This is a predicted structure of a 338-nucleotide part of an RNA (large-subunit ribosomal RNA, domain IV) from Podiceps cristatus. The source organism's lineage runs through Eukaryota, Eumetazoa, Teleostomi, Dinosauria and Podiceps. The coordinates come from a structure-prediction model, not an experiment, and the mean pLDDT is 86. The RNAcentral record of the full RNA draws on Rfam.
Context: one part of a larger RNA
RNA sequence: CUACAGUUAAGGAACUCUGCAAAAUAGCUCUGUAACUUCGGGAGAAAGAGUACCUAUUUAAAUAAAAUAGGUCACAGUAAAGAAUGAGGGCGGACUGUUUAACAAAAACACAGCUAUAUGCAAAAUGUAAAUAUGAAGUAUAUGUGGCGACACCUGCCCGGUGCCAGAAGGUCAAAAAAGAAAGUCAAAUUAAUUUAUUAGUGGAAGCUUUUAAUUUAAGCCCUGGUGAACGGCGGCCGUAACUAUAACGGUCCUAAGGUAGCGAAAUUCCUUGUCAGGUAAAUUCUGUCCCGCUUGAAUGGUGUAACCAGCUCUUGACUGUCUCGACUGUAGACUCG
Repeated sequence: CUACAGUUAAGGAACUCUGCAAAAUAGCUCUGUAACUUCGGGAGAAAGAGUACCUAUUUAAAUAAAAUAGGUCACAGUAAAGAAUGAGGGCGGACUGUUUAACAAAAACACAGCUAUAUGCAAAAUGUAAAUAUGAAGUAUAUGUGGCGACACCUGCCCGGUGCCAGAAGGUCAAAAAAGAAAGUCAAAUUAAUUUAUUAGUGGAAGCUUUUAAUUUAAGCCCUGGUGAACGGCGGCCGUAACUAUAACGGUCCUAAGGUAGCGAAAUUCCUUGUCAGGUAAAUUCUGUCCCGCUUGAAUGGUGUAACCAGCUCUUGACUGUCUCGACUGUAGACUCG
RNA backbone atom coordinates (compact mmCIF):
# COMPACT_ATOMS: atom_id res chain seq x y z
C1' C A 1 0.00 0.00 0.00
C1' U A 2 -4.31 -3.71 -1.14
C1' A A 3 -8.56 -6.77 0.58
C1' C A 4 -11.75 -8.20 4.59
C1' A A 5 -13.17 -7.21 9.68
C1' G A 6 -13.12 -4.13 14.50
C1' U A 7 -12.54 0.52 17.58
C1' U A 8 -12.37 5.86 17.76
C1' A A 9 -12.05 12.30 21.48
C1' A A 10 -15.24 16.70 19.97
C1' G A 11 -18.69 17.62 16.14
C1' G A 12 -22.86 14.93 13.55
C1' A A 13 -24.22 14.94 6.53
C1' A A 14 -20.25 20.11 7.16
C1' C A 15 -19.28 14.44 2.61
C1' U A 16 -21.48 13.77 -2.02
C1' C A 17 -24.89 13.82 -8.24
C1' U A 18 -27.50 11.36 -4.07
C1' G A 19 -26.87 9.80 3.55
C1' C A 20 -23.80 5.93 -1.78
C1' A A 21 -21.71 3.01 2.16
C1' A A 22 -21.88 2.31 7.25
C1' A A 23 -24.34 3.07 11.81
C1' A A 24 -28.88 2.91 14.20
C1' U A 25 -33.93 0.15 14.83
C1' A A 26 -35.19 -5.11 16.01
C1' G A 27 -37.95 -10.78 19.74
C1' C A 28 -42.23 -11.41 23.08
C1' U A 29 -46.18 -9.24 26.65
C1' C A 30 -48.99 -4.92 28.00
C1' U A 31 -50.57 0.29 27.33
C1' G A 32 -51.51 3.45 23.45
C1' U A 33 -52.18 5.02 18.41
C1' A A 34 -53.15 11.00 14.07
C1' A A 35 -54.51 13.12 9.33
C1' C A 36 -56.98 10.88 5.58
C1' U A 37 -60.21 6.89 3.89
C1' U A 38 -63.14 3.36 -1.31
C1' C A 39 -64.91 2.37 6.19
C1' G A 40 -61.67 -2.74 4.48
C1' G A 41 -57.73 0.23 5.93
C1' G A 42 -53.95 3.72 7.45
C1' A A 43 -51.47 0.35 11.85
C1' G A 44 -46.52 -3.30 14.17
C1' A A 45 -48.81 4.04 12.81
C1' A A 46 -46.41 7.12 16.22
C1' A A 47 -45.21 7.10 21.41
C1' G A 48 -44.37 4.45 26.06
C1' A A 49 -43.72 0.35 29.98
C1' G A 50 -42.08 -4.54 31.16
C1' U A 51 -38.54 -8.70 30.34
C1' A A 52 -33.24 -12.26 34.93
C1' C A 53 -33.28 -15.20 39.45
C1' C A 54 -35.58 -16.88 44.47
C1' U A 55 -40.01 -17.54 47.72
C1' A A 56 -45.23 -17.49 48.63
C1' U A 57 -50.26 -17.15 47.03
C1' U A 58 -54.10 -17.37 43.26
C1' U A 59 -56.02 -19.19 38.64
C1' A A 60 -55.25 -23.61 36.06
C1' A A 61 -55.71 -27.86 31.00
C1' A A 62 -52.21 -29.40 37.78
C1' U A 63 -43.94 -31.02 36.97
C1' A A 64 -46.90 -26.74 31.32
C1' A A 65 -48.50 -21.62 31.21
C1' A A 66 -50.26 -17.00 33.37
C1' A A 67 -51.32 -13.28 37.25
C1' U A 68 -50.37 -10.94 42.11
C1' A A 69 -47.18 -9.93 46.39
C1' G A 70 -42.42 -9.96 48.73
C1' G A 71 -37.15 -10.54 48.19
C1' U A 72 -31.83 -10.93 45.58
C1' C A 73 -27.81 -9.44 41.95
C1' A A 74 -25.68 -6.50 37.84
C1' C A 75 -23.49 -0.77 34.05
C1' A A 76 -26.56 -3.89 31.33
C1' G A 77 -31.92 -9.58 32.17
C1' U A 78 -35.16 -10.96 23.87
C1' A A 79 -27.64 -9.70 28.92
C1' A A 80 -24.37 -13.86 23.36
C1' A A 81 -26.54 -14.96 18.25
C1' G A 82 -30.73 -14.14 15.09
C1' A A 83 -35.20 -10.67 14.09
C1' A A 84 -38.79 -3.30 11.26
C1' U A 85 -35.08 2.88 10.91
C1' G A 86 -39.32 6.39 12.07
C1' A A 87 -42.35 10.92 10.42
C1' G A 88 -44.09 14.54 6.70
C1' G A 89 -44.81 16.98 1.43
C1' G A 90 -44.95 16.33 -4.02
C1' C A 91 -44.82 13.40 -8.91
C1' G A 92 -45.91 8.77 -11.67
C1' G A 93 -48.48 4.20 -12.17
C1' A A 94 -54.68 2.37 -9.06
C1' C A 95 -53.53 -2.51 -6.94
C1' U A 96 -50.98 -8.50 -6.85
C1' G A 97 -48.39 -9.55 -11.32
C1' U A 98 -44.76 -9.27 -16.18
C1' U A 99 -40.06 -7.59 -18.72
C1' U A 100 -34.49 -6.38 -21.92
C1' A A 101 -31.34 -15.08 -19.65
C1' A A 102 -25.59 -12.04 -19.33
C1' C A 103 -25.03 -3.33 -18.29
C1' A A 104 -32.03 -0.91 -17.97
C1' A A 105 -37.32 -3.86 -13.06
C1' A A 106 -39.26 1.26 -14.48
C1' A A 107 -43.35 5.99 -14.90
C1' A A 108 -42.56 0.44 -19.84
C1' C A 109 -46.10 -4.39 -20.55
C1' A A 110 -50.28 -6.75 -18.39
C1' C A 111 -54.64 -6.15 -15.49
C1' A A 112 -60.07 -5.95 -13.64
C1' G A 113 -63.19 -2.24 -15.78
C1' C A 114 -64.96 1.31 -19.88
C1' U A 115 -65.71 1.77 -25.05
C1' A A 116 -65.76 1.32 -30.50
C1' U A 117 -66.20 -2.12 -34.36
C1' A A 118 -67.09 -6.90 -37.00
C1' U A 119 -70.01 -11.37 -36.73
C1' G A 120 -77.18 -14.59 -37.21
C1' C A 121 -74.03 -19.75 -37.45
C1' A A 122 -71.98 -23.72 -43.18
C1' A A 123 -70.73 -16.87 -38.12
C1' A A 124 -66.89 -13.22 -38.56
C1' A A 125 -61.68 -14.09 -38.01
C1' U A 126 -57.16 -17.36 -38.54
C1' G A 127 -54.51 -21.29 -41.35
C1' U A 128 -54.23 -24.21 -46.27
C1' A A 129 -52.86 -25.57 -53.12
C1' A A 130 -57.14 -28.30 -51.45
C1' A A 131 -59.96 -31.67 -48.52
C1' U A 132 -60.45 -29.92 -44.00
C1' A A 133 -58.99 -27.65 -38.96
C1' U A 134 -59.27 -23.81 -35.03
C1' G A 135 -63.21 -20.47 -33.59
C1' A A 136 -66.74 -24.30 -30.69
C1' A A 137 -68.83 -29.84 -29.20
C1' G A 138 -69.62 -22.39 -28.29
C1' U A 139 -74.47 -19.05 -30.48
C1' A A 140 -74.68 -11.77 -29.55
C1' U A 141 -74.75 -12.03 -21.25
C1' A A 142 -71.13 -15.37 -27.48
C1' U A 143 -66.62 -14.91 -30.45
C1' G A 144 -62.72 -11.91 -33.14
C1' U A 145 -60.16 -7.10 -33.55
C1' G A 146 -58.68 -1.86 -32.11
C1' G A 147 -58.24 1.94 -28.18
C1' C A 148 -58.29 3.55 -23.04
C1' G A 149 -56.80 1.33 -18.32
C1' A A 150 -59.33 0.31 -10.60
C1' C A 151 -62.64 3.89 -8.47
C1' A A 152 -64.99 9.15 -8.31
C1' C A 153 -66.48 13.62 -11.28
C1' C A 154 -66.41 14.15 -16.41
C1' U A 155 -65.29 13.46 -21.58
C1' G A 156 -66.64 20.23 -25.16
C1' C A 157 -66.47 22.27 -30.77
C1' C A 158 -65.07 20.75 -36.08
C1' C A 159 -67.22 15.80 -41.20
C1' G A 160 -63.41 20.84 -45.13
C1' G A 161 -58.92 16.84 -46.00
C1' U A 162 -57.89 11.29 -45.14
C1' G A 163 -60.33 6.73 -43.70
C1' C A 164 -64.77 3.89 -42.93
C1' C A 165 -70.25 3.11 -43.70
C1' A A 166 -74.57 3.86 -46.76
C1' G A 167 -76.67 5.44 -51.50
C1' A A 168 -77.85 5.19 -56.36
C1' A A 169 -79.97 9.51 -60.85
C1' G A 170 -75.89 11.18 -63.85
C1' G A 171 -70.37 11.24 -65.57
C1' U A 172 -65.97 8.14 -66.27
C1' C A 173 -64.42 3.15 -66.96
C1' A A 174 -61.69 -3.32 -67.84
C1' A A 175 -61.56 -7.94 -69.98
C1' A A 176 -65.20 -9.77 -73.22
C1' A A 177 -68.98 -9.47 -77.20
C1' A A 178 -69.79 -6.62 -81.76
C1' A A 179 -72.88 -3.85 -86.92
C1' G A 180 -69.28 -1.70 -89.83
C1' A A 181 -64.38 -0.14 -91.81
C1' A A 182 -59.19 -0.78 -93.32
C1' A A 183 -54.87 -3.75 -94.62
C1' G A 184 -52.38 -8.41 -96.24
C1' U A 185 -52.95 -12.77 -99.10
C1' C A 186 -55.49 -14.50 -103.46
C1' A A 187 -58.99 -17.13 -108.28
C1' A A 188 -60.94 -15.11 -112.79
C1' A A 189 -59.79 -11.28 -116.05
C1' U A 190 -55.99 -8.36 -118.44
C1' U A 191 -50.95 -5.80 -120.37
C1' A A 192 -45.97 -6.53 -122.19
C1' A A 193 -41.97 -9.68 -123.60
C1' U A 194 -40.35 -13.71 -125.87
C1' U A 195 -37.77 -19.29 -125.58
C1' U A 196 -45.28 -20.51 -127.20
C1' A A 197 -45.98 -21.83 -122.28
C1' U A 198 -43.33 -19.49 -119.52
C1' U A 199 -41.45 -14.76 -117.26
C1' A A 200 -42.54 -9.77 -115.39
C1' G A 201 -46.62 -6.53 -114.27
C1' U A 202 -51.89 -4.68 -113.67
C1' G A 203 -56.01 -6.43 -111.18
C1' G A 204 -58.77 -7.87 -107.25
C1' A A 205 -64.42 -11.81 -106.03
C1' A A 206 -65.11 -15.40 -102.11
C1' G A 207 -62.40 -17.32 -98.12
C1' C A 208 -58.62 -16.83 -94.44
C1' U A 209 -55.50 -13.67 -91.39
C1' U A 210 -54.33 -9.00 -89.02
C1' U A 211 -55.74 -4.14 -87.34
C1' U A 212 -59.62 -0.99 -85.98
C1' A A 213 -64.69 0.15 -84.37
C1' A A 214 -70.45 2.68 -83.41
C1' U A 215 -72.70 0.00 -79.62
C1' U A 216 -73.55 -3.42 -74.90
C1' U A 217 -71.27 -3.81 -69.80
C1' A A 218 -69.53 -4.74 -63.28
C1' A A 219 -66.93 -2.97 -59.21
C1' G A 220 -64.13 1.31 -58.39
C1' C A 221 -63.51 6.61 -58.85
C1' C A 222 -66.23 11.36 -59.58
C1' C A 223 -70.88 12.30 -57.18
C1' U A 224 -74.94 12.50 -52.69
C1' G A 225 -75.23 11.81 -47.46
C1' G A 226 -73.52 9.94 -42.59
C1' U A 227 -69.56 8.99 -39.05
C1' G A 228 -64.57 11.53 -33.79
C1' A A 229 -63.98 6.52 -27.24
C1' A A 230 -62.24 6.94 -36.69
C1' C A 231 -56.66 9.34 -38.63
C1' G A 232 -56.82 14.04 -37.10
C1' G A 233 -57.74 19.65 -36.21
C1' C A 234 -59.40 23.22 -32.46
C1' G A 235 -56.89 31.63 -35.58
C1' G A 236 -55.07 36.79 -36.70
C1' C A 237 -55.18 42.30 -36.59
C1' C A 238 -57.18 47.07 -34.65
C1' G A 239 -59.89 50.12 -31.24
C1' U A 240 -62.52 51.04 -26.58
C1' A A 241 -64.14 52.54 -19.36
C1' A A 242 -63.89 59.75 -15.54
C1' C A 243 -55.54 58.91 -13.06
C1' U A 244 -52.82 54.91 -15.03
C1' A A 245 -53.32 49.98 -16.31
C1' U A 246 -56.54 46.38 -18.20
C1' A A 247 -60.61 45.44 -21.62
C1' A A 248 -66.71 42.92 -19.93
C1' C A 249 -67.65 45.79 -25.29
C1' G A 250 -67.03 47.01 -30.72
C1' G A 251 -64.83 46.62 -35.83
C1' U A 252 -62.40 43.71 -39.54
C1' C A 253 -59.94 39.42 -42.19
C1' C A 254 -59.68 34.23 -42.54
C1' U A 255 -61.51 29.13 -41.26
C1' A A 256 -64.34 22.77 -41.49
C1' A A 257 -64.26 24.70 -36.61
C1' G A 258 -61.36 28.42 -33.86
C1' G A 259 -59.41 24.98 -27.22
C1' U A 260 -65.06 24.28 -23.55
C1' A A 261 -64.62 22.03 -18.25
C1' G A 262 -60.29 21.38 -15.95
C1' C A 263 -55.10 21.67 -14.95
C1' G A 264 -50.85 24.95 -15.58
C1' A A 265 -42.94 27.71 -15.09
C1' A A 266 -45.75 21.09 -15.01
C1' A A 267 -41.92 13.98 -16.31
C1' U A 268 -44.71 19.62 -20.78
C1' U A 269 -41.96 26.76 -19.60
C1' C A 270 -37.29 28.52 -24.33
C1' C A 271 -36.80 33.45 -22.14
C1' U A 272 -36.04 31.40 -16.48
C1' U A 273 -32.65 30.83 -10.89
C1' G A 274 -40.39 33.99 -13.96
C1' U A 275 -43.34 36.95 -9.64
C1' C A 276 -45.07 36.49 -4.63
C1' A A 277 -45.25 33.44 -0.13
C1' G A 278 -43.14 29.22 3.01
C1' G A 279 -39.04 26.48 4.72
C1' U A 280 -32.77 27.83 5.58
C1' A A 281 -28.11 32.24 8.61
C1' A A 282 -27.79 31.62 3.30
C1' A A 283 -32.11 27.48 -1.43
C1' U A 284 -30.78 27.04 -9.81
C1' U A 285 -33.82 21.86 -5.81
C1' C A 286 -38.73 21.47 -2.84
C1' U A 287 -43.98 23.19 -1.37
C1' G A 288 -48.15 26.71 -2.05
C1' U A 289 -49.97 30.71 -5.32
C1' C A 290 -50.27 33.68 -9.80
C1' C A 291 -51.07 32.75 -15.36
C1' C A 292 -47.78 36.27 -21.65
C1' G A 293 -49.49 27.76 -21.71
C1' C A 294 -41.93 29.40 -26.71
C1' U A 295 -44.83 24.07 -27.35
C1' U A 296 -51.49 21.99 -21.60
C1' G A 297 -56.31 19.91 -22.39
C1' A A 298 -60.38 15.97 -22.33
C1' A A 299 -60.55 7.29 -23.72
C1' U A 300 -53.48 9.59 -28.64
C1' G A 301 -58.32 10.40 -22.30
C1' G A 302 -58.77 15.44 -18.57
C1' U A 303 -58.84 16.32 -13.29
C1' G A 304 -58.88 14.16 -8.43
C1' U A 305 -57.89 9.96 -5.36
C1' A A 306 -57.55 5.95 0.07
C1' A A 307 -54.31 1.66 -0.41
C1' C A 308 -49.79 -0.24 -2.73
C1' C A 309 -44.19 0.56 -4.76
C1' A A 310 -36.21 -2.64 -4.38
C1' G A 311 -40.11 3.76 -8.74
C1' C A 312 -38.47 9.53 -8.98
C1' U A 313 -37.99 13.93 -5.82
C1' C A 314 -37.88 17.43 -1.24
C1' U A 315 -37.86 18.09 4.24
C1' U A 316 -37.06 16.08 9.06
C1' G A 317 -36.17 12.78 13.97
C1' A A 318 -32.73 9.05 15.32
C1' C A 319 -27.98 7.43 13.84
C1' U A 320 -23.33 7.24 12.55
C1' G A 321 -15.44 7.62 10.24
C1' U A 322 -19.68 9.96 4.60
C1' C A 323 -16.95 14.19 6.27
C1' U A 324 -13.81 18.13 9.51
C1' C A 325 -9.11 14.60 9.60
C1' G A 326 -7.18 11.56 10.54
C1' A A 327 -5.54 7.56 14.02
C1' C A 328 -5.21 2.60 15.96
C1' U A 329 -6.00 -2.91 16.09
C1' G A 330 -6.69 -7.99 13.94
C1' U A 331 -6.40 -11.50 9.69
C1' A A 332 -4.52 -12.50 4.60
C1' G A 333 -1.32 -10.57 0.94
C1' A A 334 2.35 -7.08 -0.93
C1' C A 335 7.52 -5.66 0.93
C1' U A 336 12.65 -7.08 3.49
C1' C A 337 15.68 -11.25 5.13
C1' G A 338 16.15 -16.53 4.85